[in-house]
RNA sequence: AGAGUUUGAUCAUGGCUCAGGAUGAACGCUGGCGGCGUGCCUAAUGCAUGCAAGCCGAACGGCCUGAUUUAUCAGGCAGUGGCGGACGGGUGAGUAACGCGUAAGAACUUACCCUAAAGUGGGGGACAACCUCGAGAAAUCGGGGCUAAUACCGCAUACGCUCCGCAAGGAGGAAAGCUACGGCGCUUUAGGAUGGGCUUGCGUCCGAUUAGCUAGUUGGUGAGGUAAUGGCCCACCAAGGCUUAGAUCGGUAGCUGGUCUGAGAGGAUGAUCAGCCACACUGGAAUUGAGAUACGGUCCAGACUCCUACGGGAGGCAGCAGCAGGGAAUAUUGCGCAAUGGGUGAAAGCCUGACGCAGCAACGCCGCGUGGGGGAUGACGGCUUUCGAGUUGUAAACCCCUUUUCUUGGGGAAGAUAAUGACGGUACCCGAGGAAUAAGUCUCGGCUAACUACGUGCCAGCAGCCGCGGUAAGACGUAGGAGGCGAGCGUUAUCCGGAUUUAUUGGGCGUAAAGGGCGUGUAGGUGGUUCUCCAAGUCUUUGGUGAAAUCUCCCGGCUUAACUGGGAGGCUGCCAGAGAAACUAGAGAACUUGAGGGCAGCAUAGGGGAGUGGAAUUCCCGGUGUAGUGGUGAUAUGCGUAGAGAUCGGGAGGAACACCAGUGGCGAAAGCGGCUCCCUGGGCUGUACCUGACACUGAGGCGCGAAAGCGUGGGGAGCAAACAGGAUUAGAUACCCUGGUAGUCCACGCUGUAAACGAUGGAUACUAGGUAUGGGGGGUAUCGACCCCCUCCGUGCCGAAGCUAACGCUUUAAGUAUCCCGCCUGGGGACUACGGCCGCAAGGCUAAAACUCAAAGGAAUUGACGGGGGCCCGCACAAGCAGCGGAGCGUGUGGUUUAAUUCGAUGCUAAACGAAGAACCUUACCAAGUCUUGACAUAUACAGGAAAGAUGAGGAAGCUUGUCUGCCCUUCGGGGCCUGUAUACAGAUGCUGCAUGGCUGUCGUCAGCUCGUGCCGUGAGGUGUUGGGUUAAGUCCCGCAACGAGCGCAACCCUCGUUGCCAGUUGAAUUCUCUGGCGAGACUGCCCCGCAAAACGGGGAGGAAGGUGGGGAUGACGUCAAGUCAGCACGGCUCUUACGACUUGGGCUACACACACGCUACAAUGGAGGGUACAGAGGGAUGCCAAGGGGCGACCCGGAGCAAAUCCCAAAAAACCAUCCUCAGUUCAGAUUGCAGGCUGCAACCCGCCUGCAUGAAGCCGGAGUUGCUAGUAAACGCAGAUCAGCAUGCUGCGUUGAAUACGUUCUCGGGCCUUGUACACACCGCCCGUCACGUCAUGGAAGCUGGCAACACCUGAAGUCGAUGGGCUAACCCGCAAGGGAAGUAGUCGCCUAGGGUGGGGCUGGUGACUGGGACGAAGUCGUAACAAGGUAGCUGUAGCGGAAGCUGCGGCUGGAUCACCUCCUU
Repeated sequence: AGAGUUUGAUCAUGGCUCAGGAUGAACGCUGGCGGCGUGCCUAAUGCAUGCAAGCCGAACGGCCUGAUUUAUCAGGCAGUGGCGGACGGGUGAGUAACGCGUAAGAACUUACCCUAAAGUGGGGGACAACCUCGAGAAAUCGGGGCUAAUACCGCAUACGCUCCGCAAGGAGGAAAGCUACGGCGCUUUAGGAUGGGCUUGCGUCCGAUUAGCUAGUUGGUGAGGUAAUGGCCCACCAAGGCUUAGAUCGGUAGCUGGUCUGAGAGGAUGAUCAGCCACACUGGAAUUGAGAUACGGUCCAGACUCCUACGGGAGGCAGCAGCAGGGAAUAUUGCGCAAUGGGUGAAAGCCUGACGCAGCAACGCCGCGUGGGGGAUGACGGCUUUCGAGUUGUAAACCCCUUUUCUUGGGGAAGAUAAUGACGGUACCCGAGGAAUAAGUCUCGGCUAACUACGUGCCAGCAGCCGCGGUAAGACGUAGGAGGCGAGCGUUAUCCGGAUUUAUUGGGCGUAAAGGGCGUGUAGGUGGUUCUCCAAGUCUUUGGUGAAAUCUCCCGGCUUAACUGGGAGGCUGCCAGAGAAACUAGAGAACUUGAGGGCAGCAUAGGGGAGUGGAAUUCCCGGUGUAGUGGUGAUAUGCGUAGAGAUCGGGAGGAACACCAGUGGCGAAAGCGGCUCCCUGGGCUGUACCUGACACUGAGGCGCGAAAGCGUGGGGAGCAAACAGGAUUAGAUACCCUGGUAGUCCACGCUGUAAACGAUGGAUACUAGGUAUGGGGGGUAUCGACCCCCUCCGUGCCGAAGCUAACGCUUUAAGUAUCCCGCCUGGGGACUACGGCCGCAAGGCUAAAACUCAAAGGAAUUGACGGGGGCCCGCACAAGCAGCGGAGCGUGUGGUUUAAUUCGAUGCUAAACGAAGAACCUUACCAAGUCUUGACAUAUACAGGAAAGAUGAGGAAGCUUGUCUGCCCUUCGGGGCCUGUAUACAGAUGCUGCAUGGCUGUCGUCAGCUCGUGCCGUGAGGUGUUGGGUUAAGUCCCGCAACGAGCGCAACCCUCGUUGCCAGUUGAAUUCUCUGGCGAGACUGCCCCGCAAAACGGGGAGGAAGGUGGGGAUGACGUCAAGUCAGCACGGCUCUUACGACUUGGGCUACACACACGCUACAAUGGAGGGUACAGAGGGAUGCCAAGGGGCGACCCGGAGCAAAUCCCAAAAAACCAUCCUCAGUUCAGAUUGCAGGCUGCAACCCGCCUGCAUGAAGCCGGAGUUGCUAGUAAACGCAGAUCAGCAUGCUGCGUUGAAUACGUUCUCGGGCCUUGUACACACCGCCCGUCACGUCAUGGAAGCUGGCAACACCUGAAGUCGAUGGGCUAACCCGCAAGGGAAGUAGUCGCCUAGGGUGGGGCUGGUGACUGGGACGAAGUCGUAACAAGGUAGCUGUAGCGGAAGCUGCGGCUGGAUCACCUCCUU
């Protein structure tokens, strides 16, 4: 510090994800030791048991026990009294608050402690304990009696204290004793220290879908109350107080020092430790006290638990352990007061679950170990393998060494000043033994370090993101190996980081998300020039504070480290004092350039109102006139003989204003267009007369705001949602047509939205130019208008710098800056739901979440595509000729059938294709019968001798089983050959052409496809290869940021045509012809014309041939996962007495049917028989076969010749000459069938070919559609060959006869180049929208049902303080001899307040809910085809209506529309 992921690729935008660090963690696997820490994050849920706060006899009376010398002494105990139980310890429920943090403040208090001053005199009456009586189950309580005090109460005294008073002075109020005589106490006052209470500034989470809140409320006066200020409380008076700088309300939360992270700014967090606060079962209340509204106190109410004799009682672990429960999850009912600290006491001491220690837990951090050195035949084993080897791997074994750790024996601390040690026989030290006791876990496709094999086969599974898995998985599982970390390693959860992805540091808004529809203006923010003052901001300096711990640096202590001690720094903050005055704010004074005004001109569809004009449509009336009209791609509906349409005249009515008209004008925007008048707004120019910063922006607010729509009333010509009809169509709720209502128009009112767009907020300043145009001014010039120049304001285009992801913008900025406002933060859900506000309604404004995806989107690039455009080519169309499609037959295919009808090929590019030839064989298929080292190959070992031939038997054959004849070479070891047995292995036309090689088809013989260097671009890429010409051609020329080159084109090769030379020949022939070889010739070379002085084109000459002369071979980069595993080869898989091999028979030849390629015909340009001609190219020895003979013929007999320029096949046929047939199912056509023959072959039944005789079917020129061909071509005619025993209408060749037509490129098909649009890139056979159906999920509404929370009103109201009363009761003081009275109290009662309870209507917020709404996702479901190309009706949009659905239509708007034309403008 970055990386992965949107695309075919690119750049940018943007989200998601990863690598890091951290944790009070948990889970999985594993686990040796030690040190230091940490350990209920959930149920502030409930708790058994034990312990956690007592101490004091030197305050007091009494009691008990013991000892005694009965004077007493010692110890202990309940009670009175004193101090402490307000600390220490726990928890974080509540609390958004002066609660906390920080800095200040004044009207207070502070037991114990310290300092100082003064005092401590003299009396009185009680109550516990105790005794006694009684009630009760108990807890406990009541009556009577006795008694002490440092308990309680008067009196005296009063330096100081308090009160009154100006002062003098007056008034008031205190105490406690004990003693061992050292002292310890007590009272008052002042001061200190410490702690606490109170007040204030600033800081302190989220929500505006919470906008208004508040009656003790805000203030005053006076009483009260408190330690103290204060509405803290009360009476009266006033009507205030808080709030958009966020009050109130709702949600959430203890706050801080700090902790984690981060470069920092920040963000998150608030365990352990420390400070503060709050709480103690829930709620309320007071008492005591210095201090509490009191965790282990009291009272009351409530919930819960327990005891009970049912009458009543008891309790509060959020102290330490522990239990239950909850939970993913968190420890021992341990030891000790030895240390530190606390309470109490004069002290000894006692108490202390604070604390010190130990136990449990890898929960964290830190440290150590599990051995070290040597050791190659690179052992065994494992795994892989190309079978050679590689790897595990110096790893092991083996040899030498060491002992941290471990076991065992011994010694043994510090912590403690004299004593006292829980820890602990611990830390540590010494000795002995022995490599001994000690390694796992995760990963290995990329990110991200680390790879192979097997298994599996979209299954099982993995996955943080991208994504793996459908038979060769480095991604699943296992194994081997490797990589990382290591007593741990992974996973999960959470936080920060990366994320500049909320942007102060440090982002954006034309098109990616994002400028408010436009203005006006309030608060607020910001603000021109000069001078003076002030000192709030700002800056300098000083002081205080910012607790300790933590953090950083240095030094030290534990063997090191973690941990810990000391010192320094830091703690970015706040407060106070002093100073400075540039800038900002503030105060004052001035200025004119910003702004406004005055004066003089100018342009204008700016707004409102009234009037008025002509053209056109429609309607009405009348005339003329007759059969159509209207409409469309073509029709039809409609109108018309009741007279339309057409035409002429007259009239009515409404709406809109042609030409002018212009990227012209005006307006803030929406928007504004005939003419005239009235009212009215703004702007520009000139001048420099006035004011003197009056300015800019603008949250809320207010106003304006197209079209559609709504209300009321008018109006209604045309147009026209809805609707109706007609067409189109598979359908057509559309596009087209005929009608047609709201509406469109007016007045008044509402609505408040648009692609309200320049998709660009406003203001100001600055930063090259050029050009056009609208309005004004000036200069110059002129008689004047023009012309020319300058300038201000507007409206466009081009363009530099600059900016931008690019496109593009560019003085009208998207440049450079400042100020203010609005808005954005992934896509969908969602311009939605709920709530609120507005509206008559339609609806508008504001505006989420659950859930879901890993993208969505922008610009540009290369392709592909378009029912986009331009140019060009091709038997592509057109012009022609002959066909196919109809018939019969042949062949192939599909389908069907079958035991099998073997397999493959399937649009063009399968279908007379593989197959250049299925009776057996072929043959792969089926049935039956057989064989198992095999029908075939190689090797080894052993045995044997043949092999082969002839001939028997069984059998359908293979096969089985006999008989006879019967080896070769030799160096004598053996070898060759054959057979048998055995082992390795053979074999497979079994699967996969989607694992492959090779070969082939097709686009296409189309003219294309690329590279190097350079240049342009951030880049993908572009340029070159585009452009102007030309060509069959990226062929050539010219131009050009390109210059060159390669694969293709062409040429080189073969052949035909002309010719020369040489050679040859099969009766002869020096020619010719023919055959073979080597050459020549053609190159736009020559002439004319055109073009650009080019390439090239047109014409001509010569020539056998003329512009690539004809034909062939030759097939660029690539496309189609095209075809072929059955031609061959080959990976993998499968079979192995069978999926191999052999044999016989059958099948591949089936047959309602459909298609493809052919043959023969339908006839007279013909048919039949007769006669007469003329080829080329081939083939021939298991062959071709002559002459001659036989047969009607196929053929047979025969045998000459020929390994072929010699012989044979071999007759060429159309043609020509004459004859017959005469338009008919025929003397056409020949299918089919019968009989008789021939040939090949072991064998023609299934299933061959040929011949003769007989038979004589369909068919009279072929629908839609479709094929070939541009010249020696089509068409017609025959001949030959391969395959082959035989079988040809197929195929490959050969010659003979021999045409027609091409105006031309509009259209069809295919292709090439350029350009354009694109939401396509598996590339239009693409992409993609909505309803419906099914499943899953989350969510809204809903009659209701059911919880929670906080208020309010009323009723009731415990305990308790306060107040009133107090006739009952009362020892202390006073009066009184006493009785009694007084004073002071008090039980009781009443009142205010009030926890809680009840009732009620509302508010807020959950859960659930028949039914219902939309949404998201889901494998190939249904219906259509809306969008992307002009997407086939351009799309989108606001609104309204309609429709199964996408959607359609109307009105207005936008370009984010292709194409063509015109106009205008710009550049050169």